[in-house]
Context: one part of a larger RNA
RNA sequence: GAUGAACGCUAGCGACAGGCUUAACACAUGCAAGUCGAGGGGCAUCAUGAGGUAGCAAUACCUUGAUGGCGACCGGCGCACGGGUGAGUAACGCGUAUGCAACCUGCCUGAUACCGGGGUAUAGCCCAUGGAAACGUGGAUUAACACCCCAUAGUACUUUUAUCCUGCAUGGGAUGUGAGUUAAAUGUUUAGGGUAUCGGAUGGGCAUGCGUCCUAUUAGUUAGUUGGCGGGGUAACAGCCCACCAAGACGAUGAUAGGUAGGGGUUCUGAGAGGAAGGUCCCCCACAUUGGAACUGAGACACGGUCCAAACUCCUACGGGAGGCAGCAGUGAGGAAUAUUGGUCAAUGGACGAGAGUCUGAACCAGCCAAGUCGCGUGAGGGAAGACUGCCCUAUGGGUUGUAAACCUCUUUUAUAAGGGAAGAAUAAGUUCUACGUGUAGAAUGAUGCCUGUACCUUAUGAAUAAGCAUCGGCUAACUCCGUGCCAGCAGCCGCGGUAAUACGGAGGAUGCGAGCGUUAUCC
Numbered sequence: 001g002a003u004g005a006a007c008g009c010u011a012g013c014g015a016c017a018g019g020c021u022u023a024a025c026a027c028a029u030g031c032a033a034g035u036c037g038a039g040g041g042g043c044a045u046c047a048u049g050a051g052g053u054a055g056c057a058a059u060a061c062c063u064u065g066a067u068g069g070c071g072a073c074c075g076g077c078g079c080a081c082g083g084g085u086g087a088g089u090a091a092c093g094c095g096u097a098u099g100c101a102a103c104c105u106g107c108c109u110g111a112u113a114c115c116g117g118g119g120u121a122u123a124g125c126c127c128a129u130g131g132a133a134a135c136g137u138g139g140a141u142u143a144a145c146a147c148c149c150c151a152u153a154g155u156a157c158u159u160u161u162a163u164c165c166u167g168c169a170u171g172g173g174a175u176g177u178g179a180g181u182u183a184a185a186u187g188u189u190u191a192g193g194g195u196a197u198c199g200g201a202u203g204g205g206c207a208u209g210c211g212u213c214c215u216a217u218u219a220g221u222u223a224g225u226u227g228g229c230g231g232g233g234u235a236a237c238a239g240c241c242c243a244c245c246a247a248g249a250c251g252a253u254g255a256u257a258g259g260u261a262g263g264g265g266u267u268c269u270g271a272g273a274g275g276a277a278g279g280u281c282c283c284c285c286a287c288a289u290u291g292g293a294a295c296u297g298a299g300a301c302a303c304g305g306u307c308c309a310a311a312c313u314c315c316u317a318c319g320g321g322a323g324g325c326a327g328c329a330g331u332g333a334g335g336a337a338u339a340u341u342g343g344u345c346a347a348u349g350g351a352c353g354a355g356a357g358u359c360u361g362a363a364c365c366a367g368c369c370a371a372g373u374c375g376c377g378u379g380a381g382g383g384a385a386g387a388c389u390g391c392c393c394u395a396u397g398g399g400u401u402g403u404a405a406a407c408c409u410c411u412u413u414u415a416u417a418a419g420g421g422a423a424g425a426a427u428a429a430g431u432u433c434u435a436c437g438u439g440u441a442g443a444a445u446g447a448u449g450c451c452u453g454u455a456c457c458u459u460a461u462g463a464a465u466a467a468g469c470a471u472c473g474g475c476u477a478a479c480u481c482c483g484u485g486c487c488a489g490c491a492g493c494c495g496c497g498g499u500a501a502u503a504c505g506g507a508g509g510a511u512g513c514g515a516g517c518g519u520u521a522u523c524c
Base pairs, nucleotide, nucleotide: 001523002522003521005520006519007518008517009516012376013375014374015373016372018369019368020334025332026331027330029329030328031327034077035076036075039074040073042070043069046068047067048066049064050063051062052061053060054059084287085286086285093212094211095210096209097208098207099206100205103204104203108200109199110198111197112196113195114194115193116150117149118148119147126139127138128137129136130135156181157180158179159178161176162175163174164173165172166171186192213259214258215257220250221249222248225247226246227245228244230242231241232240262284263283264282265281266277267276268275269274289310290309291308292307293306312323313322314321315320340366342365343364344363348362349360350359351358352357379410380409381408382407390400391399392398393397415461416460417459418458419457420456424451430445431444432443433442434441435440436439468513469512470511471510472509473494474493475492479508480507481506482505483504489496490495
């Protein structure tokens, strides 16, 4: 000098940023991922219309999917993002630089071509039924942009063969030829949607050079081990896996083993070279109670999905079930120590949707905390009888506290009260107009503010509401008196204290910093 700090004393305000470093310990409760009726069958609920019953009427009840809409269900997209944590990992994990002639890529986007015909299931609903529950089971019946079959198709895929071009190698490309294989869903009908193929963009996968902590009181390690041939497997290369063959491969330029640790951009320090750290923010990685596995999907071996095993907790009718906060709050525990079970989708962004919109503990705000940085204030000018008190001395006196106070003249940041009062909002749908010509582009108009009656501004009142902490032997700025008497105590080092202690305790005074000041811990 620095800190995600803690502790002691003290404390007026604001802005900005920060806030479990320990138990990747256990978690009550609420919320954190839905959306689409312009894909579908439908109608549990609500509203409207129509009809009916009761009633004088108001109204109540019933029927009706007819309309708006919509619980549950089928289907689509999303749930692989966003958010958390740092346990593991010394590794192509990360950083940097290359390569893929060894690869994939939903949504978006450019281009080309196509969308013909048919089928039977299943959920829901209904009926029956098992179970304490969780959850099922059987029967009947029904729809779709769900699923299946047939047709059509090539610059796709598999394969036969010919010619040409080309690369650092394996090889790659182009033009033909013969055979085989695989598509589609509708629609409000020039939109949108679907299928196939080739591109783009974006995102990923893989490989490689170099760099990446400590220990030699760890010196040898390794059998799928190293390589080959042939298969399997993958989006793709590869002992990734397998059969066979060979006997290799790594290592004092530190293998192997052990310990520690997420990596980087960066941060702190330092004149630099270095040394240390990796909290907040950004990028990458890994993980989601522990271990294992796959399914679905463009993408996961999936935090709020599935299955199995384990530990723990809970329910149970004892037969069996349920759960996973390292999401946001919050609780217990641990600890020196770290916050609210808050508000809003207004903005930014995300998912779905034609849109309106819905969802969003992402985000934006508010709350708590001197835990940090910065800013402001606690008044300003005048005022000597150098007042009183206190303290000290060489004591009829002097010094100091000290322009300090009193007193006079001002100011009003702040405070309190009253009044006014934002920016953050850009536009969306819709409407109107213009251009081209029936849906695109442009222009105008056009709802929406959580925070918030907040920030800010004005007026009134009145110095009014606001100073402490540590130190004073030397290092080190700042000294005297009293008490104590190697006691009580101080102390970072040297060292003080045994009767005149500037070093202990108190007082007066002084010095330093100041809404903070000291101490402790850690790094340079």
Predicted 3D model of a 524-nucleotide part of an RNA (small-subunit ribosomal RNA, 5' domain) from an uncultured bacterium.